[in-house]
RNA sequence: CUAUCAUCCAGAAAGGUGGAGGGACUGGCCCUGAGAAGCCUUGGCAACCGUCAUUGCACAAUGAGUGGUGCCAAUUCCAUCCCGGAGUAAAUGCCGGGAAUGAUGAUGG
Numbered sequence: 001c002u003a004u005c006a007u008c009c010a011g012a013a014a015g016g017u018g019g020a021g022g023g024a025c026u027g028g029c030c031c032u033g034a035g036a037a038g039c040c041u042u043g044g045c046a047a048c049c050g051u052c053a054u055u056g057c058a059c060a061a062u063g064a065g066u067g068g069u070g071c072c073a074a075u076u077c078c079a080u081c082c083c084g085g086a087g088u089a090a091a092u093g094c095c096g097g098g099a100a101u102g103a104u105g106a107u108g109g
Base pairs, nucleotide, nucleotide: 001109002108003107004106005105006104007103008102013042014041015040016039017038021031022030023029026079027078028077043072044071045070048068049067050066051064052063053062054061055060080099081098082097083096084095085094
């Protein structure tokens, strides 16, 4: 980088450094000198994989939170497309479901 599968309305931030951006892209809308990104330290959340415990013939289930990732503003911040609902003179906007996009993990190439 790529393929497959699973998950994504829950949860969880302080300090130092730095000095203007950040929220993937585009638009919107937000966050930000009452200090953005990046880097460092410490802490936390979660339970994908390993590990451990219990149950089980096994597959596995449940739990722990020890190791490897991940994550710690806003639903993946919102949108686009399809289907349905309500509503309207018509439409925008609204509600539900699905797809797409993206992210993370596991496995394979």